[in-house]
This is a predicted structure of a 156-nucleotide RNA (SAM riboswitch aptamer (S box leader)) from an Anaerolineae bacterium. Its Rfam family is "SAM riboswitch aptamer (S box leader)". Rfam describes the family as follows. The SAM riboswitch is found upstream of a number of genes which code for proteins involved in methionine or cysteine biosynthesis in Gram-positive bacteria. Rfam links the family to the GO term regulation of gene expression. The organism belongs to Anaerolineae, within Bacteria.
RNA sequence: CUCUUAUCCAGAGAGGCGGAGGGACCGGCCCAACGAAGCCUCGGCAACCUUCGUGGCUGCGGCUCGCGAAAGAGGAUUGGCACAAAGCCAGUUCGCUCUGCUGCGGUUCACAGCUCGAAACGGUGCCAAGUCCGGCAGGAGACUGGAAGAUGAGAG
Repeated sequence: CUCUUAUCCAGAGAGGCGGAGGGACCGGCCCAACGAAGCCUCGGCAACCUUCGUGGCUGCGGCUCGCGAAAGAGGAUUGGCACAAAGCCAGUUCGCUCUGCUGCGGUUCACAGCUCGAAACGGUGCCAAGUCCGGCAGGAGACUGGAAGAUGAGAG
């Protein structure tokens, strides 16, 4: 510098140095010798990053438990074949057992996202006026959306 994304009607200033500008840009309107910008010191605000939690919800995965269709294996039984026996074939049953892809539910663990609450050591940011108001589009207006800008986080 560019891109993505969140937020921008809340909040919070004293002192010293400095010496004429400042509020991004443009138009307004303001602030400023009762001292602007800038720099320094101290203080503060806020909670983006950060940290924490017997937090909550959701998702993915793992452990484990239960349910469970089809199917398979085994069992029981009936009939036939064989008949010395083992057995073979077909059927029935499963309210007998086991396995049981996918699936459903529970439990617990880890991770991720969202959310709630707390903290403020640290990285930023901020401490006149709503981003001071408007700028482009819609609307009679209140207002809504957008652009531009600012800040954080992430990426290049």